[in-house]
A computed fold for a 350-nucleotide part of an RNA from Trichopus zeylanicus subsp. travancoricus, annotated as small-subunit ribosomal RNA, central domain. NCBI's taxonomy places the organism under Eukaryota, Viridiplantae, Streptophyta, Embryophyta, Trichopus zeylanicus. RNAcentral holds the full RNA, with entries from SILVA.
Context: one part of a larger RNA
RNA sequence: UUGGGUGUAAGGCAUCUGUAGGUGGCUUUUCAAGUCCAUUGUCAAAUCCCAGGGCUCAACCCUAGAUAGGCAGUGGAAACUACCAAGCUGGAGUAUAGUAGGGGCAGAGGGAAUUUUUGGUGGAGCGGUGAAAUGCGUAGAGAUUGUAAAGAACACCAACGGUGAAAGCACUUUGUUGGGCCAACACUGACACUGAGAGAUGAAAGCUAGGGGAGAAAAUGGGAUUAGAUACCCCAGUAGUCCUUGCCAUAAAUGAUGGACACUAGGCACUAUGCGUAUCGACCCAUGCAAUGUUGUAUCUAACACAUUAAGUAUCUCGCCUGGGGAGUACGUUUGCAAGAAUGAAACUC
Repeated sequence: UUGGGUGUAAGGCAUCUGUAGGUGGCUUUUCAAGUCCAUUGUCAAAUCCCAGGGCUCAACCCUAGAUAGGCAGUGGAAACUACCAAGCUGGAGUAUAGUAGGGGCAGAGGGAAUUUUUGGUGGAGCGGUGAAAUGCGUAGAGAUUGUAAAGAACACCAACGGUGAAAGCACUUUGUUGGGCCAACACUGACACUGAGAGAUGAAAGCUAGGGGAGAAAAUGGGAUUAGAUACCCCAGUAGUCCUUGCCAUAAAUGAUGGACACUAGGCACUAUGCGUAUCGACCCAUGCAAUGUUGUAUCUAACACAUUAAGUAUCUCGCCUGGGGAGUACGUUUGCAAGAAUGAAACUC
């Protein structure tokens, strides 16, 4: 003087709201708690440091001195932080006018397909596979054509697209409701950022109670294959998948990248907005805000790559990591109906 990391090596909570706490815009004033300066007292001696001296030297001993630092007091300084008071508008928010959207919830409607029901036509196969068989069929299947019912999912449009905090969200339509973005002029006047605990939401599977059950389908049965085949393939088929009530709280919950703010070359694309081209429209051009992609300098990186949507340059704040295994295990606790979840070691070993 400096103060490790967290995309892929260990490591960003699944996501959000928010309490305490931490941090916090511009201008002026007060005060002097922090801060800074000066000074006083004290921090026993020995020890340490340092100068001189004494044992022939040294260790050792004797004498004198001192820095830094802590605590307490006194006197000052007022830039910064805090406090007091008053203001400001750039951060944040409110109101107004627009705008895009599979954002949420509730209701109503729709057609295609599938399976089943029933009637007609018809008469021997169908189905399935690499090849077969189980299976279905003269009690009339399959095929075809009327009819009726049911449940689930919404082809094309569809995209490198939209939207939501994330999980997620897509037929049409009605009602209701949250958020975003943009414009100009008003208003409030720092009301902000993050966020330990806490709370809310949270795919699929699973559980609870009551419905529903077309298709496909864990388990299960049968047929094949095979040395075997508790599989892959085929024929059947229950839970569950759907709705309603209440739980569960986990995923490669991924961008494997926490949030906020500012700054730092460009090119191409997309949605929305605005302006202009005599008019409307297709369309073209231009512009900045917001969002989404792609490419690529500087930088950064172990490399790959990232690169104004940073993994760059800085600040604030939270979570997390510290060799592999043992182990996300044991024990204890919390939680759950259970399944489990959360928290979370050690011995030993390499």